Predicted 3D model of a 411-nucleotide RNA (Bacterial RNase P class A) from a Deltaproteobacteria bacterium. A source record names the gene rnpB.
[in-house]
This record gives sequence, C1' cells and structure tokens, in this order.
RNA sequence: GGAGUCGGCCGGAUGACCGCCGGCGCCUGUUGAGGGUGCGGGAGGAAAGUCCGAACACCAUAGAGCGGGAUGCUUCGUAACGCGAAGUCCUGGCGACAGGCAGGCUAGUGCCACAGAAAAUAAACCGCCCUGGCAAGUCAAGGGUAAGGGUGAAACGGUGAGGUAAGAGCUCACCAGUGCCGGUGGUGACAUCGGUAGCUAGGUAAACCCCAUCCGGUGCAAGGCCAAAUAGGUUUCGUUUUUCCCUGCGGGGAAUGGAGGCGGCUCGUCUUCGGGAAAAGGCCGGCGACGGUUUUUUUCGGCGAAACGGGUAGGCUGCUGGAGGCUGCGGGUGACCGCAGUCCUAGAGGAAUGGUCAUCACUUCCGUAUUUACGGGGGGACAGAAUUCGGCUUACAGGCCGACUCCGGUC
Repeated sequence: GGAGUCGGCCGGAUGACCGCCGGCGCCUGUUGAGGGUGCGGGAGGAAAGUCCGAACACCAUAGAGCGGGAUGCUUCGUAACGCGAAGUCCUGGCGACAGGCAGGCUAGUGCCACAGAAAAUAAACCGCCCUGGCAAGUCAAGGGUAAGGGUGAAACGGUGAGGUAAGAGCUCACCAGUGCCGGUGGUGACAUCGGUAGCUAGGUAAACCCCAUCCGGUGCAAGGCCAAAUAGGUUUCGUUUUUCCCUGCGGGGAAUGGAGGCGGCUCGUCUUCGGGAAAAGGCCGGCGACGGUUUUUUUCGGCGAAACGGGUAGGCUGCUGGAGGCUGCGGGUGACCGCAGUCCUAGAGGAAUGGUCAUCACUUCCGUAUUUACGGGGGGACAGAAUUCGGCUUACAGGCCGACUCCGGUC
C1' cells in the first nucleotide's frame, strides 16, 4: 500500500416563534364546570413483527396416567427461556473467522426414484473355475465364486502375501474404522495413548417411533371500585269514593274525588286511577233452596311514591419507581454478578410528542482559484410508545472507533 474478518458506538446541535398531550403553582369564578397566566416534562435503536420466556391479573385445578406440544453436544449465566457466554465435535476458508435442523437407525417398524443381476442379512448380467453331455463349439445344463468389468447418490473395509479348482478376513502382516477394557488430561462434551475382538456394521429420525427434560387456560379490551336516564326485579307505604249522559251492551264521554308532576302555589294546568275474588255481619224479597243490596275485614290486580339490588352509558383505578438507568470499584476468559454513590426519565386512551425560520456541523455538485479558501445550489434513512420487563428476528441514509488475518513493497 492492497484485499479481508470480527466487535462496539452514533442516528445531527443550538436558539426563536406558533401549536398539541400530561404535571405543578398563582389569579379569577364557584354548586360544579370553566377562563387567564407562569414554570417544568414529552418516542426508538429498533418504539416494529407479536416469534419465544416471564412479571402481574382473573378463571380452572386432589393425585397419577393417557393424549398433545416444545426442546435435544457439554458446562456456565439468568427470575425464566426455544435466549446468551465459553468450549467440544463436524463442515467450509491459506488465514483472521464463519456455519451447524449436533440425543437414539446396535429398541422396533417403514422407505431408498432411475439405472442395475442385486438396494440390505441379500444378490450371479458379463467374466473366472469345476463337474458332467455330445452335435466337439465363440455350444447347452448343473454347481462354485463378490477378486475383475458394468449400473448407481450409495454395492457389504484398503494394500500385499499365503491359500484355493477359481475365489473370498478364509488366514496372516500393516493401515483405516467400530465395539469393549484400561491409563492420562479435562467439572464435562471430548481428546490422547495402550490392549483386545476379524467385529467391517449402507443411508434416512426435517419417516413413524423411542429416550430425557419442560409445559393448565385467557391476556390490561386482564382485573378492581363508583355509578345516571330508561326498562325489568324485590320490599314498604298510600289509593282504588261517588253522580250523570250516550250506546250497536263490547264500550265511550262529562263532572267530582284520590295520587303524582309543573307553574305565577287559598289557584291553574297536565298525567293516571276509580277493578276482581273470598269470609263474616246487617237489611229487603222468597214457604224454602236461594237471590238482591249494603258494611267491615282479608287477598289478588291497577295506579302513584319511596327505598334496595343487579347492571348499561359514563367516570376513577390498574398506570408507570422498575428482575430500572448512569458512574466508580471489585469478582469472572466471558455471558453476568456483588458493593457504593447518584438520577427520576412520556403515561395518552380514537390516541399528544408537530410545523416554520435562523445559525453551526456533516456530505455532495457547480463557479472563482495553486492547496487552503470564498460564493451559490442540493441532500439526510428505517420508522412511531399504548400494562411492564428479558431475548430473538426483521428494516435502516450516512458516519465513527477498536482488535485481528493474508498478500506485496521498503528499511
């Protein structure tokens, strides 16, 4: 100088004016609401996706099992996690480093296209070898053989020697792998060394399945409190008394009275009611059964008032001080933890956090100009709190810092 790898951080600054949402104070007004004024606060690294894990709240719940779901190398961190840290193993890269859907196919079952003889306890297409046949061959039949050829993503260890009719871990030596036993190092995954067994075992669990661990449901529109009008519900109290007219005999109207509301309150006006049943007694009629009438009481219903209760609208709360932030010291390789000090930093709820201007900083273009500099123009992303917190994932203009690797040159 070039080419790369990894980690961390920032996400314009200041001021003025006009607005928006909360808080506090003062003045005014007051039954309350309201009005005016001052001070101070008001989005993010992801507030996002709502994918995991929790807090909190309510509901459900004896215990155990079945079913279902999630996770799946080790150790550690954490309130917890499917998250993170440090490692192990495998794969890729010369390297810094990156990636991993990393338990068990030796529990069982299943599957492995095409090609190929054969796709898993088996297999003979060519080839090789043996036997035996007669037609004596480039022949047919039976048998052996997995060393060679050929097919395939994958064909049942490799090289050599012995052995054999020909072959074959059939036997042996070495190499590779696997299982078992043991030593050493490590908390562990694992690494490494030695011995031993001819053991040579196909792949697939992102096939069913097996094993281990964990898991109740619903989400702040959770939940709690106060509580209007209207209509239901319960209780109590008051009232349900009379007269007249019309009639198609169902009923209708007027007066008066009761109850309640409003107003200008000795009055006016409006609404509504003036029904049924039972028992006892009196009177009248009837020979009598009984009928009529009336009084009282009880009860049902109507009407009115008051109270209570559930609950809707609405309001208050949950609500922002918390597994909190920052700084320092200490422990740890690290995630993280401990101690001390310090700070308070949105809390709306159809949902505020915005706009304009000026100056400066950054970047880019044009012009003058030797660099510097001066003048003018342009640009600044992704996005938007809604109960809270820990993670993950995704989006992002532009910029800063640190550590490391490889190559080349020079001293």
It matches the Rfam family "Bacterial RNase P class A". Rfam's curators write: Ribonuclease P (RNase P) is a ubiquitous endoribonuclease, found in archaea, bacteria and eukarya as well as chloroplasts and mitochondria. By type it is a ribozyme. RNAcentral holds the sequence, with entries from ENA. Model confidence (mean pLDDT): 75 of 100.